[in-house]
RNA sequence: CUCUUAUCAUGAGUGGCAGAGGGAAUAGGCCCAGUGAAGCCCGGCAACCAUCAAGAACACUUGAAAAGGUGCCAAAUCCUACAGGUAAUCUAACCUGGUAGAUAAGAG
Numbered sequence: 001c002u003c004u005u006a007u008c009a010u011g012a013g014u015g016g017c018a019g020a021g022g023g024a025a026u027a028g029g030c031c032c033a034g035u036g037a038a039g040c041c042c043g044g045c046a047a048c049c050a051u052c053a054a055g056a057a058c059a060c061u062u063g064a065a066a067a068g069g070u071g072c073c074a075a076a077u078c079c080u081a082c083a084g085g086u087a088a089u090c091u092a093a094c095c096u097g098g099u100a101g102a103u104a105a106g107a108g
Base pairs, nucleotide, nucleotide: 001108002107003106004105005104006103007102008101013042015041016040017039021032022031023030026081027080028079029078043073044072045071048069049068051064052063053062054061055060077100082097083096084095085094086093
């Protein structure tokens, strides 16, 4: 990097260093930020893998715990982009699916 599967409206700081950006990319919008962005450290959240227990059971299901491997800690993946639908004079709005993306596990 590609493929497969699962999940993506829950949750997580009045901390320290730092010092101007940030919200994946493109476009449009809307936001966050010197009352301190990114990044690093500490802290925390969650429970994908791994662990433990039960179910005949190394698959699977349910539950426990949080030491290990990851992940995450403004706003739905911040919203929209493609297709279909609801409603409708239009705009705005809403629903479903898809695309794209993120994360985990597995394969190449």
A computed fold for a 108-nucleotide RNA from Aquibacillus sediminis, annotated as SAM riboswitch aptamer (S box leader). Its mean pLDDT, the model's own confidence on a scale to 100, is 80. The sequence was found by an Rfam model in a public genome assembly. It matches the Rfam family "SAM riboswitch aptamer (S box leader)". Rfam describes the family as follows. The SAM riboswitch is found upstream of a number of genes which code for proteins involved in methionine or cysteine biosynthesis in Gram-positive bacteria. Lineage of the source: Bacteria > Bacillati > Bacillota > Bacilli > Aquibacillus.